[in-house]
């Protein structure tokens, strides 16, 4: 220059006028001032939690999630660090079941055969039977021929996969049948790591694999969820059944436990406040660690609604996109169009999805010139 590969950020900026909502002041009030007002996802509500309330949330079954190693967190199915395994030249990126693998599932199509595999063409012609011809007195014995049966997994064809490769040898033909070397497993042993794991040596012809339903082990999970739950205001009309000889809580079952109310039908209300904004907060620096992250040190206050505020309109500016001119070049000027996705409702950490278009770092490859 060119093309990729990761980790961040930012999400148009000013300004005037009109308007919303919270808070604080002013004002008898209308109203006025001041000051805060969305997001990286605020989303989907998919994983973890914090807080409520079920007395405590305890034990067991059963169910459910997860499942390579070591760390990190308040937890995770999150995140870093490493391990293997695949893809890529490569920066990276993708995944990951821990024991048994005992019995059993699955694998379209295409093929003769696809899981203690298989004979479609090819290949032999050992053995057995047949034919034929030959040799014998007979009993049989040779030589042919692929005709049955029958031998082959090396060749060809099918395949996403055909029961390791190579080369000798062996054989009727072949064939881990045998032998060498190479690759795989598997089993012993030594070094190296915390550890997955790695590397080395021996020794076994063991020799293709892949899918995680079952099942055993480990770890976690007790329900319900801001309409969680508390208070206060108003208002009505009571009835019926069960219930301290245990209803009920107990949302899967059984212990424990705890307990005086608990249902169903009628009648009234549809109103305030708290929970609800200082928190696993936020920005800086230092110090520890490869890293997540942790220790501390200064600083800051940062939305809060019950129908749900955070908008709208202009002017100027900035990117970007397409036309038209002028200039002789990557500038300049005028029109036109665009500035995304999306929007709090308990509150956090995560992942995930969506998203114009910029910017900054660090890497890799390939090219060119000094």
């Nucleotide at each position: 220059g060119g093309a990729g590969u990761u980790g961040g950020c930012c999400a148009g900026g000013c300004g005037a006028c009109c308007g919303c909502g919270g808070c604080g002041g002013c004002g008898c009030g209308a109203g006025c001032c001041g000051u805060c007002g969305a997001g990286g996802a605020a989303a989907g509500u998919c994983c973890g939690g914090a807080c409520u309330c079920c007395a405590c949330a305890g034990g067991g079954c059963a169910c459910g999630a997860c499942g390579c190693u070591g760390g990190g967190u308040a937890a995770c199915c999150c995140c870093c660090a490493g391990g293997c395994g695949c893809g890529g030249u490569g920066a990276c990126g993708c995944g990951c079941g821990g024991g048994a693998g005992c019995a059993g599932c699955c694998a379209a199509c295409a093929g003769a055969g696809a899981g203690c595999a298989g004979a479609c063409c090819g290949c032999c012609g050992a053995a057995c039977g047949g034919c034929g011809c030959c040799c014998g007195c007979c009993a049989g014995g040779g030589c042919g021929u692929g005709c049955g049966u029958g031998g082959u997994g090396a060749g060809g064809g099918u395949g996403a996969a055909a029961g390791g490769g190579u080369g000798c040898g062996g054989u009727a033909a072949g064939a881990g049948c045998g032998c060498a070397c190479c690759g795989g497993c598997g089993u012993c042993g030594g070094c190296g790591g915390u550890g997955a794991c790695g590397u080395c040596g021996a020794c076994g012809g063991c020799c293709a694999g892949g899918g995680a339903g079952c099942c055993c082990c480990g770890u976690c999970g007790g329900g319900a969820g801001c309409a969680a739950g508390g208070c206060c205001a108003a208002g009505c009309a009571g009835g019926c059944g069960c219930g301290u000889c245990g209803a009920g809580g107990u949302g899967g079952c059984c212990c424990g436990c705890c307990a005086a109310g608990c249902g169903c039908c009628a009648g009234g209300u549809a109103g305030g406040c708290c929970g609800c904004a200082c928190g696993a907060g936020c920005c800086g620096g230092a110090c520890g660690g490869u890293g997540a992250c942790g220790u501390u040190c200064g600083g800051c206050c940062c939305a809060g609604a019950c129908a749900g505020a955070u908008g709208g309109u202009c002017g100027c500016c900035g990117c970007c996109c397409g036309g038209c001119g002028g200039g002789a070049u990557g500038c300049c000027g005028c029109c036109g169009g665009g500035c995304a996705c999306a929007g709090a409702a308990u509150c956090c950490g995560g992942c995930u999805u969506a998203c114009c278009g910029g910017c900054c770092g660090a890497c890799u490859c390939c090219c060119c010139u000094c």
Model confidence (mean pLDDT): 78 of 100. Bacterial RNase P class A, 370 nucleotides, folded computationally. It matches the Rfam family "Bacterial RNase P class A". Rfam's curators write: Ribonuclease P (RNase P) is a ubiquitous endoribonuclease, found in archaea, bacteria and eukarya as well as chloroplasts and mitochondria. By type it is a ribozyme.